Predicted 3D model of a 72-nucleotide RNA (transfer RNA) from Schistocerca gregaria.
The RNAcentral record of the sequence draws on Ensembl Metazoa.
Its Rfam family is "tRNA". From the family's description: Transfer RNA (tRNA) molecules are approximately 80 nucleotides in length. Gene Ontology term of the family: triplet codon-amino acid adaptor activity.
The coordinates come from a structure-prediction model, not an experiment, and the mean pLDDT is 84.
RNA sequence: GAUCCAAUAGCUUAGUGGUAAAGCAUGCAUCUGAUAAGUGCGGGAUCGUUGGUUCGACUCCAAUUUGGAUCA
Numbered sequence: 001g002a003u004c005c006a007a008u009a010g011c012u013u014a015g016u017g018g019u020a021a022a023g024c025a026u027g028c029a030u031c032u033g034a035u036a037a038g039u040g041c042g043g044g045a046u047c048g049u050u051g052g053u054u055c056g057a058c059u060c061c062a063a064u065u066u067g068g069a070u071c072a
Base pairs, nucleotide, nucleotide: 001071002070003069004068005067006066007065010024011023012022013021018055026042027041028040029039030038048064049063050062051061052060
């Protein structure tokens, strides 16, 4: 320098155009003599950034940032 891949909740990951989900973590309640475990109910991400296409974008297109891989 070129090509490719990844970026979504505190963490790990889903989500192939129609109002973003799960596990762990976390809060409250329950259970216990008290913890842990279990059970029930919640909170939390406008999807790396900026534009474009579309009635509608995490999803398609372009640029860019960060990380990784390959080639030279």